[in-house]
Molecule: SAM riboswitch aptamer (S box leader)
Organism: Streptomyces sp.
């Protein structure tokens, strides 16, 4: 990398340093951005995938699902994966698709 699965509307910043653009893709729209966005590094935060500790088959509850702990590995820190766009019912849910994350799998 290809596949499998689960999550995908919560949550969480600053300082350095670059110096034109970013917001996965392609349209349409809308934010962001030289009053410096976007990267990249630094330290701080958030977060229970997955490992370890700790704690017990347990409150809830639906055959699912479901406890704490940020120590160790990711990852994440602007708007819902910023909205939509595909399909089905049709003021608005539901599914599909595609991307992201993690865990296994060559």
């Nucleotide at each position: 990398a290809u596949c499998u699965u689960a999550u995908u509307c919560a949550g969480a910043g600053a300082a350095g340093u670059u110096g034109a653009g970013g917001g996965a893709c392609u349209u349409g729209g809308c934010c962001c951005a030289u009053a410096g966005a976007c990267g990249c590094u630094u330290c701080a935060g958030c977060a229970a995938c997955c490992g370890g500790c700790u704690a017990u088959a347990a409150a809830g509850a639906a055959u699912a699902c479901g406890a704490g702990u940020a120590c160790g590995g990711u990852g994440c820190u602007a708007a819902a994966a910023c909205c939509a766009a595909c399909g089905a019912g049709c003021a608005c849910u539901c599914g599909g698709a595609u991307g992201a994350u993690a865990a296994g799998u060559a």